[in-house]
């Protein structure tokens, strides 16, 4: 230096076909226990990598970048 993938809650991903941002598991609280663990219930947690464009509306289309893999010379 060239070409691909990926990036979304503390962790592991869904959601890409534009229309209220989700699951599970951790944490955290209650409730059971003499307590702890187990279960069971609550309920919070998100600048959808960063910045632009398009569009009535973008996590989701397009551009430019970064980070991290992986290939190629």
């Nucleotide at each position: 230096g060239c070409c691909g993938a990926u990036g979304u809650a503390g962790c592991u991903c869904a959601g890409u076909u534009a229309g209220c941002a989700g699951a599970g598991c951790a944490a955290u609280g209650c409730u059971u226990u003499c307590g702890u663990a187990a279960a069971g219930c609550a309920g919070a947690g998100g600048u959808c990598g960063u910045g632009g464009g398009u569009g009535c509306a973008a996590a989701u289309c397009c551009c430019a970048c970064c980070a991290u893999c992986g290939g190629c010379u």
Predicted 3D model of a 73-nucleotide RNA (transfer RNA) from Candidatus Uhrbacteria bacterium RIFCSPHIGHO2_02_FULL_46_47.
It matches the Rfam family "tRNA". About the family: Transfer RNA (tRNA) molecules are approximately 80 nucleotides in length. Rfam links the family to the GO term triplet codon-amino acid adaptor activity.
Taxonomically the source falls in Candidatus Uhriibacteriota (Bacteria, Bacteria candidate phyla).